[in-house]
C1' cells in the first nucleotide's frame, strides 16, 4: 500500500424569521337540524434504519365460546437454549465453499409402498450391441445356443475401490488392505453427535413428485369493530318449534324468534398511539437475553402536517416518507471507525 | 390502508418436470397480365428479471419487478 472478512457507528450542523398539522392552556364568537366541528393568542411537540415488501409470529376487534374428537388443508423439519410467540435469534453439530479470516446449509424417512428418469445407448434397475470363453452345425472367413459385466462404445447416472487367488473366459466367486451405510458394545458430551472395537450388508437417483413420521395451526382483517345524530324512523313476501349457528361430518354447547326480497345509500366521534416501549447504570450468562435501578414521553393526521427563506461552515449530502400498534425477515442504499486474514515492499 | 390474480412472438393464447401446440398479423415464393383468394415456407436461446432444488425447470421452491380486480358502517 492493495485486495478480502467479520461486526460498531452515522444519517449534514448551528442560527433568525414565516407557514402546515398535534396537544395543553386561555377569553370570546361563529356554523349546522342535530351529533359536532371551526376561528385568535400562548407554550410544547413534529418520519426511517429501512417508516417499503407485506414474508412469518403476536397484541387488538367481530364471527357464542375460542370447546373436543375425525376428515380435508397448510406449515415447520439436526441439538441445546432465548422469546409473549414465531417459520426469528444464540452458541452448538454434521455437511458444502474459500489459501485463510470466515461465510452458507428447507439438515426426518429411497432398507413402507406408488410414480418419474426425455435424447443417447444393447440395457434405466434391469439387460449381451462390439468384444471374450464354451458348445452344436458347416468345407469355411460363418449360423445357432449358453456363459460372462473385466474391456470398448453411450449417458447426468451402468451394479463399493484396489491388489492378488480363482476360471474355459468372467464375476465380492474367494481372501488382505481400504470406503460406504446399518445393528451393537464401549468412550467423551446435557445433546446433536464423536472416537474405537465387533459383526451383517454392498443397496440408483430424485420427497422445493405423491406419499409416511413427528410437531403446529378456527376464521376475518382497523375500510376490523364501537358508539352518535337524522329518527317517536322502519316496505313487501314467507317459515312456525324443529329448524338455526363460522369449510365438511359427530358430539357438547348457544339462542328463542327466524329467514329470504327490494328501497334509499349522507353525516359526525371514537378505535389512534404509554407500549411485550426505548435510553442510562449495575449484576449474572460465551451468546441470544434476563434481572434490578434511575430519570424519560418521542407524530398521529383523514384528501391527509412534517415545508419555504435568509445567513454561516463542511467531507455538499445514498436509499428514501408514518396512517392501528409491536417483535422479526427480506429487499434498497450513502459515509465512517474498528478487528481480523492474504499478498507485496520497507526496517 | 387491506386482500386476492396475473405475467409465454406484434397480438390472442395451449402447455403443471424431458427441451415451447394452434390462430391473427408480419415477411418471402408460388398462382395471375397486375392483384385479391388460395396454397408452400418463415421467426421464442432473457417463457417479466435474480438465485435455488434436480442429470434436467416456461412448470417446483424463495426473493424481486410490472400490471389488473376487489373491500368504506347501520338499525
Nucleotide at each position: 500500500u492493495c485486495a478480502g472478512u467479520a461486526g460498531g457507528c452515522u444519517a449534514a450542523a448551528u442560527g433568525a424569521u414565516u407557514g402546515c398539522g398535534a396537544a395543553u392552556a386561555u377569553a370570546a364568537g361563529g356554523a349546522g337540524u342535530a351529533a359536532u366541528c371551526c376561528u385568535g393568542u400562548a407554550u410544547u411537540c413534529g418520519a426511517g434504519g429501512a417508516a417499503a415488501g407485506u414474508c412469518c409470529g403476536a397484541g387488538c376487534u367481530c364471527c357464542a365460546a375460542a370447546g373436543g374428537g375425525c376428515a380435508a388443508g397448510a406449515a415447520u423439519g439436526c441439538a441445546a437454549g432465548c422469546u409473549a410467540a414465531c417459520g426469528g435469534c444464540u452458541u452448538g453439530u454434521g455437511g458444502a465453499g474459500g489459501c485463510g479470516a470466515c461465510u452458507c446449509u428447507a439438515a426426518g424417512g429411497a432398507a413402507a409402498g406408488u410414480g418419474c428418469a426425455a435424447c443417447a445407448g444393447a440395457a434405466a434397475u434391469a439387460u449381451a450391441c462390439c468384444g471374450c470363453c464354451c458348445a452344436a452345425c458347416u468345407c469355411a472367413u460363418g449360423u445357432u445356443g449358453g456363459g460372462u459385466a473385466a474391456g470398448g462404445g453411450u449417458g447426468a447416472a451402468a451394479a463399493g475401490g484396489c491388489g492378488g487367488g480363482g476360471u474355459a473366459a468372467a464375476a465380492g466367486c474367494c481372501c488382505a488392505c481400504c470406503c460406504a451405510u446399518c445393528g451393537u458394545u464401549a468412550u467423551g458430551g446435557c445433546g446433536a453427535c464423536u472416537u474405537a472395537g465387533c459383526g451383517a450388508u454392498g443397496c440408483u437417483g430424485u420427497a422445493a413428485a405423491c406419499c409416511c413420521c413427528a410437531u403446529u395451526c378456527g376464521g376475518a382483517g382497523c375500510a376490523a369493530c364501537a358508539c352518535c345524530u337524522g329518527a317517536u324512523g322502519c316496505g313487501g313476501a314467507g317459515g312456525c318449534u324443529a329448524a338455526g349457528u363460522u369449510u365438511g361430518c359427530c358430539c357438547g354447547a348457544c339462542a328463542u324468534c327466524u329467514c329470504c326480497c327490494a328501497a334509499a345509500a349522507a353525516g359526525g366521534u371514537g378505535g389512534c398511539u404509554u407500549g411485550a416501549g426505548g435510553c442510562u447504570c449495575a449484576u449474572g450468562g460465551c451468546g441470544a437475553c434476563a434481572u434490578g435501578u434511575g430519570a424519560c414521553c418521542c407524530a398521529g393526521a383523514u384528501a391527509g402536517a412534517u415545508a419555504a427563506u435568509c445567513a454561516u461552515u463542511c467531507a455538499c449530502g445514498a436509499c428514501a416518507g408514518a396512517a392501528c400498534u409491536c417483535g422479526g425477515c427480506u429487499u434498497a442504499c450513502g459515509g465512517u471507525c474498528u478487528g481480523c486474514u492474504g499478498a507485496u515492499a520497507a526496517u | 390502508g387491506g386482500u386476492g390474480u396475473c405475467a409465454u412472438a406484434g397480438c390472442c393464447a395451449a402447455g403443471u418436470g424431458g427441451u415451447a401446440a394452434g390462430g391473427c398479423a408480419a415477411g418471402g415464393g408460388a398462382c395471375u397480365g397486375c392483384a385479391a383468394c388460395u396454397c408452400c415456407c418463415u421467426g421464442a436461446c432473457u417463457c417479466c428479471c435474480c438465485a435455488g432444488u434436480u442429470c434436467a425447470a416456461a412448470u417446483c421452491u424463495g426473493g424481486g419487478u410490472g400490471a389488473c380486480a376487489c373491500c368504506u358502517c347501520c338499525a
Predicted 3D model of RNase P RNA and transfer RNA as a complex of 422 nucleotides.
Its mean pLDDT, the model's own confidence on a scale to 100, is 75.
Rfam match: Bacterial RNase P class A. Rfam describes the family as follows. Ribonuclease P (RNase P) is a ubiquitous endoribonuclease, found in archaea, bacteria and eukarya as well as chloroplasts and mitochondria. The family's RNA type in Rfam is ribozyme. Gene Ontology terms of the family: ribonuclease P activity, tRNA processing and dimeric ribonuclease P complex.